[in-house]
Context: one part of a larger RNA
């Protein structure tokens, strides 16, 4: 001097873009933050609608029908492993980087081929009886699926044996031929599915060299540890497990132990070298009250699931239950300090769906804060008899305020009133047409806006609505008077104050920034 997620004093119009619990990963009331599919089922509780039937009050009524729209609950599929939040832990192949996988997995997407046959028992919901306060249940009958199960049928899959052809990078791949054993759901009807095969993409596993903080006032450290052979397991390799056999590994080029800490891109500062840092945006890991576990799945060892066991806070009929904001808001508490218990799905994205559509506290937008940058305003010009008032000198004149102010002329950004009013939207969908031909591509019409009456533009009137903070002994821009008298006080550092104080406190003036100034903390 430059920076900050700053915070505290004074003071304060406008706007745009950014940011806003850094501390207790401290506990949490509320509401919301993940559901969708009737074009998979049985279906029909509840709205709407249409048929039937019956009574007549002749247009009301009862009743019935899953018919149709559409739907709570149920079974059943995908999703829920994403998105969001924190930074607890961890000095680790954890992350950065460059390779490897002849050791590996990949739902949904694309893209080729092939196939989709015949059977079988349940179960939920419904309906009956019935426990418990509740949370949730238990019997009995009966009923369906793209939900379970068998069987038959294929292959370029997998295992087993024979032969053959070929590659590499050392264990070793890869092809080919014959044999055997191992799946699949059907119409709701013109397309969506399903089921194997192969590739490709996408994501993930692992595994390697490199690079990544402090302490030596930690010197040794390690027995599943090092390596073998075997079985086991797992996608996958591999002490990753075990079971026998070896005595091995690792370190002063710091092992191991302590301590800190989530890495990178990035940010600050610096001519650079370096220094500091890891908020906000990407990426990568991790964690989800605490610890541990494993289930189901293409993916979890699962944030808003399961289970056990702890702390803890709720309800209770005392037997027994529920809970888990480091998601948006929001409440306490802790702190020098950090927002609203706001709108929309109009756009981007995502989950379900043929599709309309549904969800979406992601996301786009508003609120509120000077926290930070940037922008802009608060008037422009002419006005000297240089008024009045204040302040200072004094020789009584005079100097400063000060063009300052009154006044005159002019202008309207913002602001206030009024009126107009967006872009952000292009789709799906629906209707027409073309072109192939039977469902895509194409054009055209026609509709969609949270934010918003917002941004912008016009019209009116009118200087109107709008300055303040800190300094003035040096360093450092800018000076006098009065008070006080080593007091009271200032003070970054030198230092000032004890009776003439440019250095305390007022005043006047000035100077230097300005909607901000200055302290304070912390980095270079």
């Nucleotide at each position: 001097g430059g920076a900050u997620g700053a915070a505290c004093g004074c003071u304060a119009g406008c706007g745009g873009c950014a940011g806003g619990c850094u501390u207790a990963a401290c506990a949490c009331a509320u509401g919301c933050a993940a559901g969708u599919c009737g074009a998979g089922g049985g279906g029909u509780a509840a709205c709407a609608g249409a048929g039937a039937g019956a009574g007549c009050u002749u247009g009301c009524u009862c009743u019935u029908u899953g018919c149709u729209g559409a739907c709570g609950a149920c079974c059943g599929g995908c999703g829920c492993a994403c998105g969001g939040g924190u930074g607890c832990g961890u000095a680790a192949c954890g992350c950065g980087u460059a390779u490897a996988c002849a050791a590996u997995c990949u739902g949904c997407c694309u893209u080729a081929c092939a196939c989709u046959g015949g059977g079988g028992g349940a179960u939920a919901g419904c309906c009956u009886u019935u426990g418990g306060a509740a949370a949730c249940g238990a019997a009995g009958a009966u009923u369906a699926a793209u939900a379970c199960c068998c069987c038959a049928u294929a292959g370029u899959a997998u295992g087993a044996u024979u032969a053959c052809u070929u590659g590499g990078c050392a264990u070793c791949g890869a092809g080919u031929u014959a044999u055997c054993a191992u799946u699949a759901a059907a119409g709701g009807u013109u397309a969506c599915g399903g089921u194997g095969u192969a590739a490709g993409a996408u994501g993930a596993g692992u595994a390697u060299g490199c690079g990544u903080c402090c302490u030596a006032u930690u010197a040794g450290c390690u027995u599943g540890u090092u390596g073998g052979u075997g079985u086991g397991g797992u996608a996958a390799c591999g002490g990753c497990a075990c079971a026998c056999c070896a005595a091995g590994g690792c370190a002063a080029c710091g092992a191991u132990a302590g301590g800190u800490a989530g890495g990178g891109g990035c940010c600050c500062u610096g001519a650079g070298a370096g220094g500091g840092g890891g908020a906000u945006c990407c990426c990568c890991c991790a964690c989800a009250c605490u610890g541990g576990u494993a289930c189901u799945g293409a993916g979890a060892c699962a944030c808003g699931g399961a289970c056990c066991a702890g702390a803890c806070u709720c309800c209770u009929a005392c037997g027994g239950g529920a809970g888990g904001c480091a998601g948006c808001a929001g409440u306490g508490a802790g702190g020098a300090a950090u927002a609203u218990u706001g709108g929309a799905c109009a756009a981007u994205g995502g989950a379900g769906g043929c599709a309309a559509c549904u969800c979406u506290g992601a996301u786009c937008c508003a609120g509120c804060c000077a926290u930070g940058c940037c922008g802009c305003g608060u008037g422009c010009a002419g006005g000297a008899a240089g008024a009045c008032u204040g302040c200072c000198c004094u020789a009584u004149g005079g100097g400063u305020u000060g063009u300052a102010a009154a006044c005159u002329g002019c202008u309207u950004u913002u602001g206030u009133a009024c009126g107009g009013g967006a872009a952000g939207a292009a789709a799906c969908a629906c209707u027409c047409c073309u072109a192939c031909g039977u469902g895509u591509a194409g054009g055209a019409g026609c509709u969609u806006g949270a934010c918003g009456g917002u941004a912008c533009c016009g019209u009116a009137a009118g200087a109107a609505u709008a300055a303040g903070c800190a300094u003035c002994g040096g360093c450092u821009a800018a000076c006098u008077c009065c008070g006080u008298g080593c007091c009271a006080g200032c003070a970054g550092c030198c230092g000032c104050g004890g009776u003439a104080a440019u250095a305390c406190g007022g005043a006047g003036g000035a100077u230097g920034c300005a909607a901000g100034c200055g302290u304070u903390a912390u980095c270079c």
The part of an RNA shown here (small-subunit ribosomal RNA, 5' domain) has 524 nucleotides and comes from Seonamhaeicola maritimus. The sequence was found in a public genome assembly. Its mean pLDDT, the model's own confidence on a scale to 100, is 82.